[in-house]
RNA sequence: AGCUCAGUCAGCAGAGCGUUAGACUUAUAAUCUUAGGGUUGUGGGUUCGAACCCCAC
Repeated sequence: AGCUCAGUCAGCAGAGCGUUAGACUUAUAAUCUUAGGGUUGUGGGUUCGAACCCCAC
């Protein structure tokens, strides 16, 4: 992150479910593998560096 959440000390933004594709199956489901998806509510500030600290909404 589409949904539910994690990341507590500032140092590469993650998991489960769902979604895409594939394997398996007569087929579906289940299972396994894979891919994509985030300007971390918005705007400022501090800092070499902010999801993390401060302020406003």
Predicted 3D model of a 57-nucleotide RNA (transfer RNA) from Podarcis lilfordi. The prediction has a mean pLDDT of 83. The sequence is in RNAcentral, with records from Rfam. Its Rfam family is "tRNA". Its family is annotated with triplet codon-amino acid adaptor activity in the Gene Ontology. Rfam classes the family as a transfer RNA. The organism belongs to Podarcis, within Eukaryota.